[in-house]
The RNA shown here (transfer RNA) has 82 nucleotides and comes from an uncultured bacterium. The sequence was found in a public genome assembly.
RNA sequence: GCCCGGGUGGCGGAAUUGGUAUACGCGCACGACUUAAAAUCGUGUCUCGCAAGGGAUAUGGGUUCGACCCCCAUCCCGGGCA
Numbered sequence: 001g002c003c004c005g006g007g008u009g010g011c012g013g014a015a016u017u018g019g020u021a022u023a024c025g026c027g028c029a030c031g032a033c034u035u036a037a038a039a040u041c042g043u044g045u046c047u048c049g050c051a052a053g054g055g056a057u058a059u060g061g062g063u064u065c066g067a068c069c070c071c072c073a074u075c076c077c078g079g080g081c082a
Base pairs, nucleotide, nucleotide: 001081002080003079004078005077006076007075010026011025012024019065027045028044029043030042031041032040046055047054048053058074059073060072061071062070
């Protein structure tokens, strides 16, 4: 230099004929249970805003009524070739 795969909440990780972003698990907070704790169970857990509502899938653009998903450029990680 060229080719392929990947980047999503605090962490792991789903979501593709383009149609509710954050399912599920872990962690964390509060509660129940217990003499107390562990285990277990329940509820909550992106962000801005008083609210209405807005923003957010590595970054910036584009296509589209609508984009994690398609297209372009860039950054980072892994693999292959030279």

Rfam family: tRNA. By type it is a transfer RNA. Its mean pLDDT, the model's own confidence on a scale to 100, is 80.